[in-house]
RNA sequence: AUUCGCCACGGCGAUGGAGUUCGCCGCAAAGUGCCCGACGGACCUGACCGGACGGCUGAUGACUCCUGCGAACCU
Numbered sequence: 001a002u003u004c005g006c007c008a009c010g011g012c013g014a015u016g017g018a019g020u021u022c023g024c025c026g027c028a029a030a031g032u033g034c035c036c037g038a039c040g041g042a043c044c045u046g047a048c049c050g051g052a053c054g055g056c057u058g059a060u061g062a063c064u065c066c067u068g069c070g071a072a073c074c075u
Base pairs, nucleotide, nucleotide: 009026010025011024012023013022016066017065018064019063020062021061033056034055035054039050040049041048
């Protein structure tokens, strides 16, 4: 110098906030949901890759609470 491990700290886990906890990442990275599928690439075939248009679920990574939204029923 480089690499690895541990601890601390910071960030991230498809829509807001908080607590607890798990995982991941750390000067660039972790992260950026699902269905259908035109079209293109590749390909002997089955299959593979990218993916327009259109459609769908959920405020959690998980648990709890708050806020917002939605549905049903009762007063």